Model confidence (mean pLDDT): 83 of 100. A computed fold for a 475-nucleotide part of an RNA from an uncultured bacterium, annotated as small-subunit ribosomal RNA, 3' major domain. It matches the Rfam family "Bacterial small subunit ribosomal RNA".
[in-house]
Context: one part of a larger RNA
RNA sequence: UGACGGGGGCCCGCACAAGCGGUGGAGCAUGUGGUUUAAUUCGAAGCAACGCGAAGAACCUUACCAGGACUUGACAUCCCUUGACGUUCCAAGAGAUUGGGAGUUCCUUCGGGACAAGGAGACAGGUGGUGCAUGGUUGUCGUCAGCUCGUGUCGUGAGAUGUUGGGUUAAGUCCCGCAACGAGCGCAACCCUUAUUGUUAGUUGCUAACAGGCAAAGCUGAGCACUCUAGCGAGACUGCCGGAGACAAUUCGGAGGAAGGUGGGGAUGACGUCAAAUCAUCAUGCCCUUUAUGUCCUGGGCUACACACGUGCUACAAUGGCAAUAACAGAGGGAAGCGAGAGAGUGAUCUUGAGCAGAUCCCUAAAAAAUUGUCUUAGUUCGGAUUGCAGGCUGCAACCCGCCUGCAUGAAGUCGGAAUCGCUAGUAAUCGCGAAUCAGAAUGUCGCGGUGAAUACGUUCCCGGGCCUUGUACA
Numbered sequence: 001u002g003a004c005g006g007g008g009g010c011c012c013g014c015a016c017a018a019g020c021g022g023u024g025g026a027g028c029a030u031g032u033g034g035u036u037u038a039a040u041u042c043g044a045a046g047c048a049a050c051g052c053g054a055a056g057a058a059c060c061u062u063a064c065c066a067g068g069a070c071u072u073g074a075c076a077u078c079c080c081u082u083g084a085c086g087u088u089c090c091a092a093g094a095g096a097u098u099g100g101g102a103g104u105u106c107c108u109u110c111g112g113g114a115c116a117a118g119g120a121g122a123c124a125g126g127u128g129g130u131g132c133a134u135g136g137u138u139g140u141c142g143u144c145a146g147c148u149c150g151u152g153u154c155g156u157g158a159g160a161u162g163u164u165g166g167g168u169u170a171a172g173u174c175c176c177g178c179a180a181c182g183a184g185c186g187c188a189a190c191c192c193u194u195a196u197u198g199u200u201a202g203u204u205g206c207u208a209a210c211a212g213g214c215a216a217a218g219c220u221g222a223g224c225a226c227u228c229u230a231g232c233g234a235g236a237c238u239g240c241c242g243g244a245g246a247c248a249a250u251u252c253g254g255a256g257g258a259a260g261g262u263g264g265g266g267a268u269g270a271c272g273u274c275a276a277a278u279c280a281u282c283a284u285g286c287c288c289u290u291u292a293u294g295u296c297c298u299g300g301g302c303u304a305c306a307c308a309c310g311u312g313c314u315a316c317a318a319u320g321g322c323a324a325u326a327a328c329a330g331a332g333g334g335a336a337g338c339g340a341g342a343g344a345g346u347g348a349u350c351u352u353g354a355g356c357a358g359a360u361c362c363c364u365a366a367a368a369a370a371u372u373g374u375c376u377u378a379g380u381u382c383g384g385a386u387u388g389c390a391g392g393c394u395g396c397a398a399c400c401c402g403c404c405u406g407c408a409u410g411a412a413g414u415c416g417g418a419a420u421c422g423c424u425a426g427u428a429a430u431c432g433c434g435a436a437u438c439a440g441a442a443u444g445u446c447g448c449g450g451u452g453a454a455u456a457c458g459u460u461c462c463c464g465g466g467c468c469u470u471g472u473a474c475a
Base pairs, nucleotide, nucleotide: 001475002474003472004471005470007469008468009467010466011465012464013463015459016458019423020422021421022420023419026314027313028312029311030310031309032308033307034305035304042053043052064300065299066298067297068296069295070294073123077122078121079119080118081117082116083115087102088101089100090099091098092097105114106113107112125289126288128287129286130285134283135282136278137277138276139274141272146185147184148183149182150181151180152161153160154159165176166175167174191266192265193264194263196234197233198232199231200230201229202228205224206223207222210221211220212219237260240254241253242252243251244250316416320375321374322373323372324371325370332363333362334361337356338355341352342351343350344349382413387408388407389406390405391404392403393402429451430450431449432448433447434446435445
């Protein structure tokens, strides 16, 4: 100087407390461990691994296993020879591939080039090892308020000072003081979005007035008032008033205001810590491999199942289930696409196909809500697992191993031990909708809106963090 303390002081955080809803019990989905296996590819491991890499494993992917094949190679550059290769047909084979038939080059400055086949070797190749050789990227403490430097001063020196102190703040934020005076990276602001408004613009958006028109309808003329869209502005700054305070910084209350003291949300992550993660995104040193640890193919596996754990979904019901009935969103996506309408089917879906590269058309029905009826406390009209049968869709192909529909079946489960998690407001809870990936395949992920709470006395205690101080046989 740090680090540590079941030392002290001050302060903060859904850290506790006060509340609301969960997990832990059930069934299922998904990840992991273990076990099994020819293989169940690899990585991730307290917080910060475990719906994680994977925004989507039937083949492919795919790295694993079995078998069948190749050896200058699936891919790149260089040299020599040839002119084909591709296409199409037939045969063998699980295919890779092999054999046979048909047909056949292009450009040119005539040197050659493009492309392809054969040959020789230099070499290619490796998701092989090492993240404890590395770059890059990322997690975490933590959006915590800290981390440093120059000059000066003090100390023999390591170092100290500044950065400590008195106040204050979300903040090393600001004020005052001070052997310090300044400065840098962080904080804040500048950026995006949302909340109010002016102006410009008025179609694909809108419809107040006028006119036409319909079963109904901005449907039409017309208009740009309104809503909305999207450019440019305004607006919030403790600016104003009062109290407190060192007349300061600031804080408390008030006015006006759409908004008030950082208005809400996002992006933004200092010096560093964990030899943290990643050699399997990529790049890369060294090592290893080279008729194989490379490459191609078929089939299988990654989907196994006594069990253990994590994360979720659905429930156990009456604040509910079921049935009927023209309520009300936002944000997205659409051409090998979204697909209206009409017809067929109980349905998944099928046939046909209008419109739309979209403020125009489509996906698109929002659901919870509301109204009416029914069920009456039951393992039930709760719950839907499991299984049987019959179908649909995608796709060469749904056996291993997809999703959906109908009929039948109707399991556990009556609110969950010890323990444990999230959340402070348009939040929790609850309700649907969309997108990426994607041929198909979400209870996951990322977004969107609808309905919409309770509680916070307080900082004694648990956890994490910041500052000062103290002890130390630790570095």